[in-house]
RNA sequence: AGAGUUUGAUCCUGGCUCAGAACGAACGCUGGCGGCGUGCUUAACACAUGCAAGUCGAACGAGAACGGUACUAGCUUGCUAGUAUGUCAGCUAAGUGGCGGACGGGUGAGUAAUGUAUAGUUAAUCUGCCCUUUAGAGAGGAAUAACUACUGGAAACGGUAGCUAAUACCUCAUACUCCUUCUACCUUAAUGGUAGUUGGGAAAUGUUUUUUCGUGCUAGGAGGAGCUUGCGUACCAUUAGCUAGUUGGUAGGGUAAAGGCCUACCAAGGCAACGAUGGUUAGCGGGUCUGAGAGGAUGAUCCGCCACACUGGAACUGGAACACGGACCAGACUCCUACGGGAGGCAGCAGUGAGGAAUAUUGCGCAAUGGGGGAAACCCUGACGCAGCGACGCCGCGUGGAUGAUGAAGGCCUUCGGGUCGUAAAAUCCUGUCAGAUGGGAAGAAAUGCAUAUGUACUAAUAUUACUUAUGUUUGACGGUACCAUCAAAGGAAGCACCGGCUAACUCCGUGCCAGCAGCCGCGGUAAUACGGAGGGUGCAAACGUUGUUCGGAAUUACUGGGCGUAAAGCGCGCGUAGGCGGUCUGUUAAGUCAGAUGUGAAAGCCCAUGGCUCAACCAUGGACGUGCAUUUGAUACUGGCAGACUUGAGUACUGGAGGGGAUGGUGGAAUUCCCGGUGUAGAGGUGAAAUUCGUAGAUAUCGGGAGGAAUACCGGUGGCGAAGGCGACCAUCUGGCCAGAUACUGACGCUGAGGUGCGAAAGCGUGGGGAGCAAACAGGAUUAGAUACCCUGGUAGUCCACGCCGUAAACGAUGUCAACUAGGUGUUGGAAUGGUUAAUCAUUUCAUUGCCGCAGCUAACGCAUUAAGUUGACCGCCUGGGGAGUACGGUCGCAAGAUUAAAACUCAAAGGAAUUGACGGGGGCCCGCACAAGCGGUGGAGUAUGUGGUUUAAUUCGACGCAACGCACAGAACCUUACCUGGUCUUGACAUCCCGAGAAUUUUCUGGAAACAGAAAAGUGCCUCUUUACGGAGGAUGGUGACAGGUGCUGCAUGGCUGUUGUCAGCUCGUGUCGUGAGAUGUUGGGUUAAGUCCCGCAACGAGCGCAACCCCUGCCUUUAGUUGCCAUCAUUAAGUUGGGCACUCUAGAGGGACUGCCGGUGUCAAACCGGAGGAAGGUGGGGAUGACGUCAAGUCCUCAUGGCAUUUAUGACCAGGGCUACACACGUACUACAAUGGCAUGUACAAAGGGCAGCGAGCUCGUGAGAGUCAGCGAAUCCCAUAAAGCAUGUCUCAGUCCGGAUUGGAGUCUGCAACUCGACUCCAUGAAGUUGGAAUCGCUAGUAAUCGUGGAUCAGCAUGCCACGGUGAAUACGUUCCCGGGCCUUGUACACACCGCCCGUCACACCACGAAAGUCGGUUGUUCCAGAAGCGAUUGAGCUAACCUUUAUGGGCGCAGGCUACCAAGGUAUGGCUGGUAACUGGGGUGAAGUCGUAACAAGGUAACC
Repeated sequence: AGAGUUUGAUCCUGGCUCAGAACGAACGCUGGCGGCGUGCUUAACACAUGCAAGUCGAACGAGAACGGUACUAGCUUGCUAGUAUGUCAGCUAAGUGGCGGACGGGUGAGUAAUGUAUAGUUAAUCUGCCCUUUAGAGAGGAAUAACUACUGGAAACGGUAGCUAAUACCUCAUACUCCUUCUACCUUAAUGGUAGUUGGGAAAUGUUUUUUCGUGCUAGGAGGAGCUUGCGUACCAUUAGCUAGUUGGUAGGGUAAAGGCCUACCAAGGCAACGAUGGUUAGCGGGUCUGAGAGGAUGAUCCGCCACACUGGAACUGGAACACGGACCAGACUCCUACGGGAGGCAGCAGUGAGGAAUAUUGCGCAAUGGGGGAAACCCUGACGCAGCGACGCCGCGUGGAUGAUGAAGGCCUUCGGGUCGUAAAAUCCUGUCAGAUGGGAAGAAAUGCAUAUGUACUAAUAUUACUUAUGUUUGACGGUACCAUCAAAGGAAGCACCGGCUAACUCCGUGCCAGCAGCCGCGGUAAUACGGAGGGUGCAAACGUUGUUCGGAAUUACUGGGCGUAAAGCGCGCGUAGGCGGUCUGUUAAGUCAGAUGUGAAAGCCCAUGGCUCAACCAUGGACGUGCAUUUGAUACUGGCAGACUUGAGUACUGGAGGGGAUGGUGGAAUUCCCGGUGUAGAGGUGAAAUUCGUAGAUAUCGGGAGGAAUACCGGUGGCGAAGGCGACCAUCUGGCCAGAUACUGACGCUGAGGUGCGAAAGCGUGGGGAGCAAACAGGAUUAGAUACCCUGGUAGUCCACGCCGUAAACGAUGUCAACUAGGUGUUGGAAUGGUUAAUCAUUUCAUUGCCGCAGCUAACGCAUUAAGUUGACCGCCUGGGGAGUACGGUCGCAAGAUUAAAACUCAAAGGAAUUGACGGGGGCCCGCACAAGCGGUGGAGUAUGUGGUUUAAUUCGACGCAACGCACAGAACCUUACCUGGUCUUGACAUCCCGAGAAUUUUCUGGAAACAGAAAAGUGCCUCUUUACGGAGGAUGGUGACAGGUGCUGCAUGGCUGUUGUCAGCUCGUGUCGUGAGAUGUUGGGUUAAGUCCCGCAACGAGCGCAACCCCUGCCUUUAGUUGCCAUCAUUAAGUUGGGCACUCUAGAGGGACUGCCGGUGUCAAACCGGAGGAAGGUGGGGAUGACGUCAAGUCCUCAUGGCAUUUAUGACCAGGGCUACACACGUACUACAAUGGCAUGUACAAAGGGCAGCGAGCUCGUGAGAGUCAGCGAAUCCCAUAAAGCAUGUCUCAGUCCGGAUUGGAGUCUGCAACUCGACUCCAUGAAGUUGGAAUCGCUAGUAAUCGUGGAUCAGCAUGCCACGGUGAAUACGUUCCCGGGCCUUGUACACACCGCCCGUCACACCACGAAAGUCGGUUGUUCCAGAAGCGAUUGAGCUAACCUUUAUGGGCGCAGGCUACCAAGGUAUGGCUGGUAACUGGGGUGAAGUCGUAACAAGGUAACC
C1' cells in the first nucleotide's frame, strides 16, 4: 500500500466482498511446563448454609461463666472434684454508656440532566475524628436499664411493682471574635470587613498506674461535604408549540446555606426552529480498541464521580443517611405457627437453583498493606494478602543436537527410465532446558511488646513515667514455595487450518448438477489442483481454525477529503423574512485573531529514559505529553463594533428606441359546418383493398343568400418579448419590464435566501353560459388466430368564455442565482459614435441580445469552451447501490381526483453512464451471383427402380437429418460380406509376444453331425551345425501355465487425422509509426476502376504476410524432333495401306513459339482503366481442371485408421448352420420409362471418342428364334479382341386411338454365373398388356459447344445398375434490366443483442414460500386528566387522661412534656375517560422470490402504430 466482482472487451460511476488489528468472548479439534493478568456481558431472577462490623472493664453498675491463687478430698504425684478469694489494679455473657455500623465491599435498574467532564463562584454554607491556637471546667439535682418479685404468650416478644451507677440525663453560675440592637470607619457591581455597644445562650474533676486520655469554648488549618454559574455531553420534526407555583416581585416560613424550596398577596410573564415539549435509548469521565491523522466505536478488569440496595412511600438518629448486612408503613414472594400471631431480604465472599453459547473454591491467613475500636496488649476485618479451577488473554521455555546415501524398507506418483517423503529414519557420537528423584534452601519482617543497658526531661530521688540509642528476644498464610546442587535417561512432551483466483501452497483415487463446498467470484452433469479420501506441500504453533462484535481498508457522509449536463443528485419560476456573506478611505475599540506569563488539566494508562524479577510479559522511579479551560499582560495587519468621509457596486431623474410582454373593449377577411333557394343527375365518401355512412324524399358537384362558433394562412426567420409557464389578424385605452446615450443626484441603500408568499402548460373538478370544427368514452364497419388497438364512418364529455379550485409535466439547456477574470473567427437583432458620401448607402469602432465554429483549460468519455461543463468568490437546494417505492402508515393541503412530506421488513450482486468491436434491423447507400427477370428442359400426377421415415419383426445391424441426411457410407447384402437374430459349440482363445513339455511338418481315408467339431486309422520323417549318435538351433504345428489377447462395445461433447459447408466469396492479418486514459482506431476508409483488398490517385501512415492473379495439367494455332503397331500426296500392288516405298499430310508424344491491353483512335484526373478498331488460330482471365486464406457450424466420422478414459473377459470375445439387412395400411427424396407423329415399327445405310483385357478379352466357324453353347485363331495389345456406336440419313408403314403408343404385372418355357438362385440374381423366348392422354399448390437445373437429346466405355464384380465415373455425336433459346424474392461483399446508422433476432424482454392468470399494509374486534404496556381512598410518617392543632428534674404563693398549683384525638400533605389501591405503543385476528391488498406452467407480444432495429412524461 491494495485486491476480487457488472462487459465480448474498455474507461468511469457505484455497491458488495476479502487481506489487518482487537476482544471479559463462545464453539470445534488438539494439548508439555512456568510467570503475570483475567473470569455471569444473560434473569436489578429466586436464594439453603457459613462467614462479611465491631470494639472499649483505662466511662458504669454487676459477677452468670472461664482463668489464677489458697485450702480440702480422691489418689494414678500431677490430674479430677469441691470450698474460699474481687487488693487477683486476670477477665467477662447480658445490660447502661462512648465511638464505629454514612468507610470499606457490590451492582448499573433508574437517570439525556436534581447526572457527568472542565473552568469558576460561595460577599449564601457546614464539617465528628486529626493538627495548630485561645481561655476554661464552679455549684447542685432527679431518674433508669441490668437485677429481684409476680405475670402474659406456642414463639417473637413483653407487662406490673421495687432497688441501683455513670464520661447517660437535668438546673444554676461563668465566657468570647458566636447570635442579636445601635453607632463610626474602610470596601464592593452588590446584602462584605474592622472597632465599640444592648440583651441572650456551655461544659464531664470524669477515668487511670497521677501521667496521659477525655470534655466544653475561640480562631485557624488539613481533608471532606452542600448549593450554584459558563461551556461540552445520543437519536427521532412521521414529536411544533410547552407552561398556573408556571415567570417575576413583596412579606413570611423553612434550611447549615441562596432560592417558588413552601405559603399568602400582586403583576402576566417564562421557554422554543441556535429545536422547547414529547418519545426512544443510555450511568458519566480518566481511559480502551482502531486509525497516518482527523475521526469512528466503546465505557469489563484499575481509578474518580453519580445512582441503587426485594418493589413503593415517608422519616428517626447523627458532624454526615432519608442509611446494602438500622427502624416504620403498604405491596409481592418465601418460611415458622399451638391459627391467636410472627420472621426474612447475597446488586458483600464462597455457594445453590434458574436463565443462557457462556464465566471459578461453600479454600488458607490476618504474616504484609489498609480500616474500626482501644492508653495499650490486643480484638475484628470474605477489604486485602495468598492458594485452588479455566490455554480465557499476554509473555517465556521445551518436545533434542551433530554425523549419517545401500538415497534402506514402506507409502504416493510415474512418460515405467525414474521421482518424492528424504539426512528424514535406522545406525554412531553427544547434551541435559522442562517434567521426575534426592538433598540444601531464601527475600518478603519493619514495627509493637518484653528483658538488659546508656542518655535526656519531670523529680528530693539511680521510685515511676515519657522520650532517645544499643543489644537480645518475639511475629510468615503463601511454603519446604522461589532458587541452588546432584542423579538417571533422548528417555514423558505436536497439533490445527489451508493448498481454483483474491492468497503462500499440486498430484492421484472415489463421486458424477448426486453427495457436497462456498467470505466474494463461483465449483460439481465421467478425465473436478474448488466435493470426499490419500500422498505431497504451505502457514501458524501449545495452539490452530470457525462464529460473533468493533475500527480499518471505505475519499462509501468527504473538517482534513466527494459530488449534482448524460452515471444518484439544480426546487417549474419569481418576490422576500430570519440567517450567511459583503466596495474604497480615516479614526477609535480590542470581541474574534496572534504572542507571552500564571493556574489547572488527579493517580493509573500511552510515550521516553533508567532500574528490578535469568529474558520477556509484568513491576518500580523519574521525565515528557495532555492539542483543553480560566485568569492576566501585550500586539492591531485582517474580520467585527462605533464614528466620519468617498463613488466605482446599487438606484433615481432626462432624451431616444425595439418588441406575438400583460389586461380590457371593439373591428375584419379566408376556411369548415349548418340552413334557404337555383342549376343538375346517380352516384358520393372512404381505403392497402373494402365496408359501415350519405344519396332518386335529389346527395356529391356548382351558383347565390343567411346563421354561428373557433382559429388567425402568407409575412415567419436557430428572428422578437417575458422570471418561468408562455405570447402571433387589425384598432383603441390602461400597464410592467428591457436597451442605448449624455449629464446631474443619493451615498453601500448590495448578493443570496431556510421557513413564508405569489405566478404556474395540458388534463381534471365546481357553478353558469357557449358549442362550428376537432375529439377521450361509446357505437358500427374493416383487419386479424383473436383485435376491447393501429385504418374507416359516426359521436358525448372536453376543447371556447366568466368566476373559483387543482399545483403537477421529459415544467429540459435534463446545466440554481449573483459577481469577477481567461485567444479568436463568422453570422443575427436593437441602439450609439466616427469616417467617406448630397442621399440611398458603405466602412470602422463600441454597448446589449441571440446562434455557429474553434484555442487554452476541463471532462469517464460524449462534449463544454467569454451565453463555460474553464479559473475563482458568496449563498441556497439536492445526492449517497439496484429493487421494494416516490409506495405504506402518520401529518398538512384539496369538493374530489389527488398533491406534498416520506420509511421499513424483505430481496439481489449487481443496477448504471460513455465510448469500442461485432452481430442484427419488416434502417439507408453502393455492388455482385442462373438471385430475380427473359428463355429452354424438368420435378410435384402414373408405373417401376433406389434411398429414407414410419410400422412390423426373433432380427429387420449401425451411422448420416435444413441448405451442407435421404441412387449417402455401399466402386455392387443369395453363402461370404455381416457388424443383427435363432440354435449348436470354444475359453490363454480365430490373431500377437514370453515360459515349460512332448513331438518334424504334412498328406490321405473312414464314422457321427446341419456344420463347426469330435473320434479312429494309415503314410511320413525333412533343413542347419558338430557328426558317431545323443544334444542343440531356425521355421512350422501341438498340449499346459499365467501375464495377456480380443471387441464394428460407449463417449466425434475428451481427441488426432480426414472431410463437408460458408465459398473460388474477396477477404483475413502483422511489424514499425501515429492517434486515443483505454477497449481500439489508422493502414484496410475516401475518389475512380476491376472477376478480384485488381490497379491508380489522394491520405499519418510506411511496409509486409496468408488469400486474388500468375506459375501446373488438359484443350484450341504454329514450328521443330521422331516415324511403329500410326498415316498414304506421289510411284507400284491388293478384295483391303494388304504389301513395296515414303514420313509430305493426319496422328502419336517430346521440346519450343504464340496473347502482353503489345498497336491505333476515343473517354478518363497527364492515372488506373474502359469503349471501339486493326492484325491474329485465339483478345482482354481464350475454354476447362487442379488449387479452398483467417475463421464459423462442440457440423460429420471412435463402424477406414490412430487414440485418452470408461465398462466387458466361460463373454459385449471366437467358430459354425440357418435366417435377417430384400418385410409393407402408409409418407418423402432421387432417378428411369412413358403418355407419343419433331413419334413408333420395319428395311437399308453413314460418321466417333475414350477406355478395358491372361483365373482375361475372345475373332472366325458350327448349333440354337434367342439368352447362349461347342470349338478354337489372335492378343499382356497405336498390331488382336470387347466392338454393330446411336440419334442421323433414305424408303415404307401406322394417322390420333389407351392405339402398331406405353410397357408394369402375371403364366409358361429356358440360358448363364455360382457348393447353392426358395426366401433373394441377371438375361432370353412365347403369352399377358396395368397405370398413364403432359401432371394442383409449390419447386429444381441451365448463359455455349452450355441446356436439351443420342449412344459408348470403365470401376466394383463369380453373377447382378435405371446408380456412379468418364467419353464423344447432334446441338438451341434468352438476358430489357436490378424494382422485387434469396444469398453474399463494402460503407454508414440505431440497438436494452454478445449463446449475438432461433437474441432480448413485459404484464395478467395458476402454484409454492416469505416479509409487510389494512381490518369488525380482542389482549397487554406506558402515560395524562377527573374523583374516591388515605397506612406509616413529619408538621399543625387539641390534649378533660398522664407527667421525676425547673419555678413557686407548697397546691388536686404553674411550666416543660407524653399517650390519645382531629387535621393538611401523601404511597399503595379504586372509579371514569383520553393519548401513545406492542401482540394477536376471520377476511383482504399490493410486494418479493421460485430450470423448464397458461395467454398474448408492450419495449429494445423505423421493434413492424417512433418512443417517452

This is a predicted structure of a 1509-nucleotide RNA (small-subunit ribosomal RNA) from an uncultured prokaryote.
RNAcentral holds the sequence, with entries from ENA.
The prediction has a mean pLDDT of 83.
Its Rfam family is "Bacterial small subunit ribosomal RNA".